Predicted 3D model of a 71-nucleotide RNA (transfer RNA) from a Clostridia bacterium. NCBI's taxonomy places the organism under Bacteria, Bacillati, Bacillota, Clostridia. Rfam family: tRNA. About the family: Transfer RNA (tRNA) molecules are approximately 80 nucleotides in length. Its family is annotated with triplet codon-amino acid adaptor activity in the Gene Ontology. Rfam classes the family as a transfer RNA.

RNA sequence: CCCGUGGUGGUGUAAUGGUAGCACAGCAGAUUGUGAUUCUGUUAGUUCGGGUUCAAUUCUCGGCCUUGGGA
Numbered sequence: 001c002c003c004g005u006g007g008u009g010g011u012g013u014a015a016u017g018g019u020a021g022c023a024c025a026g027c028a029g030a031u032u033g034u035g036a037u038u039c040u041g042u043u044a045g046u047u048c049g050g051g052u053u054c055a056a057u058u059c060u061c062g063g064c065c066u067u068g069g070g071a
Stems, first nucleotide, its partner, number of pairs: 001070004006065002010024004018054001026042005047063005
């Protein structure tokens, strides 16, 4: 330099253009002599900038980062 993969709460991981889910973690409560376990509730997220669309995590263009292959 060329061709690909991926970027989603604190962490991991889903999502056919139509309410962004799940698990762990955090916080509060219940339970307990205390703690752990268990149960209930709750906080928190789409890498950045354009475009298409009534509507974009999704399609498209260009950056940034990560990772694989080639020269």